[in-house]
Context: one part of a larger RNA
RNA sequence: UUGGGCGUAAAGGGUGCGUAGGCGGUUUAUUAAGUAUGAAAUUAAAGCCUGGAGCUUAACUCCAGUUCGUUUCAUAAACUGGUAGACUUGAGUAUGGCAGAGGUAAACGGAACUUUUAGUGUAGCGGUGAAAUGCGUAGAUAUUAGAAGGAACACCAGUGGCGAAGGCGGUUUACUGGGCCAUUACUGACGCUGAGGCACGAAAGCGUGGGUAGCAAAUAGGAUUAGAUACCCUAGUAGUCCACGCCUUAAACGAUGAGUACUAAGUGUUGGGGCAACCCAGUGCUGAAGUUAACACAUUAAGUACUCCGCCUGAGUAGUACGGUCGCAAGGCUGAAACUC
Numbered sequence: 001u002u003g004g005g006c007g008u009a010a011a012g013g014g015u016g017c018g019u020a021g022g023c024g025g026u027u028u029a030u031u032a033a034g035u036a037u038g039a040a041a042u043u044a045a046a047g048c049c050u051g052g053a054g055c056u057u058a059a060c061u062c063c064a065g066u067u068c069g070u071u072u073c074a075u076a077a078a079c080u081g082g083u084a085g086a087c088u089u090g091a092g093u094a095u096g097g098c099a100g101a102g103g104u105a106a107a108c109g110g111a112a113c114u115u116u117u118a119g120u121g122u123a124g125c126g127g128u129g130a131a132a133u134g135c136g137u138a139g140a141u142a143u144u145a146g147a148a149g150g151a152a153c154a155c156c157a158g159u160g161g162c163g164a165a166g167g168c169g170g171u172u173u174a175c176u177g178g179g180c181c182a183u184u185a186c187u188g189a190c191g192c193u194g195a196g197g198c199a200c201g202a203a204a205g206c207g208u209g210g211g212u213a214g215c216a217a218a219u220a221g222g223a224u225u226a227g228a229u230a231c232c233c234u235a236g237u238a239g240u241c242c243a244c245g246c247c248u249u250a251a252a253c254g255a256u257g258a259g260u261a262c263u264a265a266g267u268g269u270u271g272g273g274g275c276a277a278c279c280c281a282g283u284g285c286u287g288a289a290g291u292u293a294a295c296a297c298a299u300u301a302a303g304u305a306c307u308c309c310g311c312c313u314g315a316g317u318a319g320u321a322c323g324g325u326c327g328c329a330a331g332g333c334u335g336a337a338a339c340u341c
Base pairs, nucleotide, nucleotide: 004312005311006310007295008294012309014200015199016198017197021193022192023191025087026086027085028084029083030082031081033080034079035076036075037074038073039072040071041070042069049065050064051063052062053061054060090190091187092186093185094183095182096181097180098179102176103175104174105173106172107171108170109153113149114148115147116146117145118144119143120142124135125134161168162167205246206245207244208243209242210241214240215239219235220234221233222232257308258307259306260305261304262303265286266285267284268283269282270281271280272279273278290297291296314341315340316339323334324333325332326331
């Protein structure tokens, strides 16, 4: 290893596209590579293995034999493969509809907020468990009218929708990706998975140039406290926003890879079809069989099977060291051992 696993014990790659490879629907003919059967050759002797025999036994020695492998020939043609042809249910296309915060760009809108101008108005405001720092007679807070600015889009809003994932929410326009349903017209297996590879990838962070209302790491001050490099308060810079270029990580989670088929029901909801019964595609809940260590899962499986990929193998050392590679850097990816228990 044969013969284990990966929701929570170690273990599903963050996600997609796709190369090689692996696997692959129905059917006819053919081939004979795999496969099966038979024969032959070879496999030095000794040894090993099986069955006997001989030294009193054993070791030892002797006799007979099988197996494996390789090659050649012949036969078989169910299955796998090859070749040629056919098919339509897988897959795709077409036609007609439909829903949607899917993406990119531009324009516009109202509420709030801050600042500012002017008016009214006067002694407080703010903040807390209580205070103080802070702001205010150079007129604040409050209130009325105007202006400017940036960011985010209340209600609608929903285990609602869309997207591969990250994610996406004011309105309108332009461009654009995907999906679902119906028709069953066309192609005719064109499919599934996917090592490498390529692309996308929240937040934070980095580079250059803008922008900066609010919030707010760092920082300063006030409190609290034995102390308080915190929690609370007053301020406040990077950042948060935009453009371009990097970074490539997350509890990137359903902690559950993708695909196909099969296996009770009930109920809510979204989209489409149907006169209706109901059907198809999503999204929830409750539950049968079954599974599970239990919790739970249960047609959206963690059930029953198959195909392909990724990953795990006691805990710590350690996602560290070293090497390689990527990055401007921060760091990322790959990834041990000694030793200890």